[in-house]
RNA sequence: AUGAAGGAUUCGGGAGAGACUGAUUAAUCAGCGCCGAAGGGGAAGACGCAACAAACUCUCAGGCAAAAGGACCGAAUUUGGACG
Numbered sequence: 001a002u003g004a005a006g007g008a009u010u011c012g013g014g015a016g017a018g019a020c021u022g023a024u025u026a027a028u029c030a031g032c033g034c035c036g037a038a039g040g041g042g043a044a045g046a047c048g049c050a051a052c053a054a055a056c057u058c059u060c061a062g063g064c065a066a067a068a069g070g071a072c073c074g075a076a077u078u079u080g081g082a083c084g
Stems, first nucleotide, its partner, number of pairs: 006079008018032001020031004033064003039060001040058003045052001
């Protein structure tokens, strides 16, 4: 000094499903009905011994007006230090 993969922070975009009923209006609890893209479990899968492990699947958790959250994508800053 070119500055990859990866990590962190900030900003933007970001779906689905009852503003259900009752106790008391939100929150909370109970009942019934649903959603999957926080997290978690399962295992399809390639390599093939294992390990790893999906946007598939299960809904434990979470969620079902708004708000908040939200996998993933983009941009900036920073770290990192592959490659030259």
Model confidence (mean pLDDT): 81 of 100. This is a predicted structure of an 84-nucleotide RNA (Glycine riboswitch aptamer) from Anaeromicropila herbilytica. It matches the Rfam family "Glycine riboswitch aptamer". From the family's description: This family represents the bacterial glycine riboswitch. The RNAcentral record of the sequence draws on Rfam.